[in-house]
RNA sequence: UACGUGCUCCGGGGUCGGUGUAAGUCCGAACCGGCGGUGACAGUCCGCGACCCGCGAGCCGGUGGUUCCUUUACGGAAGCCCGGCGGACGGUUGAACUGGUGAAAUUCCAGUACCGACAGUUAAAGUCUGGAUGAGAGAAGCACGUA
Numbered sequence: 001u002a003c004g005u006g007c008u009c010c011g012g013g014g015u016c017g018g019u020g021u022a023a024g025u026c027c028g029a030a031c032c033g034g035c036g037g038u039g040a041c042a043g044u045c046c047g048c049g050a051c052c053c054g055c056g057a058g059c060c061g062g063u064g065g066u067u068c069c070u071u072u073a074c075g076g077a078a079g080c081c082c083g084g085c086g087g088a089c090g091g092u093u094g095a096a097c098u099g100g101u102g103a104a105a106u107u108c109c110a111g112u113a114c115c116g117a118c119a120g121u122u123a124a125a126g127u128c129u130g131g132a133u134g135a136g137a138g139a140a141g142c143a144c145g146u147a
Base pairs, nucleotide, nucleotide: 001147002146003145004144005143006142007141008140010138015029016028017027018026030127031126032116033115034048035047036046037045043114044113052091053090054089055087058085059084060083061082062081064080066078067077068076069075096112097111098110099109100108118130119129120128
């Protein structure tokens, strides 16, 4: 230094005004941008994660129920059923161009655009509330082992 195992810690941002009975949801203007990669810094390139759908070996529990075993015990075994955990997996999953500089940039600079899960709501949500004190791509560190 790399890899493996275990553990610890970290791991998403953003609103004002107008109208209105009512809107952080409409209209106008504003604001925000997870993780890894990439000849050079990325919301829009290549991938990943979160939400949703499907599938899931295996593990645990049951005061459920079936069959079987013999040592007849408040015993044991194996399917089934119910509940929980569990990710080796599949699907779905948005959006950028032009010019400049340069050896190199759809990443920088300039200009003009565009995008944003689900559920809820006195009225339609990237910005409010909720699942979520969750999950997580991954990041850092420690210990042990291997090279």
Source information:
The RNA shown here (FMN riboswitch aptamer (RFN element)) has 147 nucleotides and comes from Arthrobacter globiformis NBRC 12137. Model confidence (mean pLDDT): 82 of 100.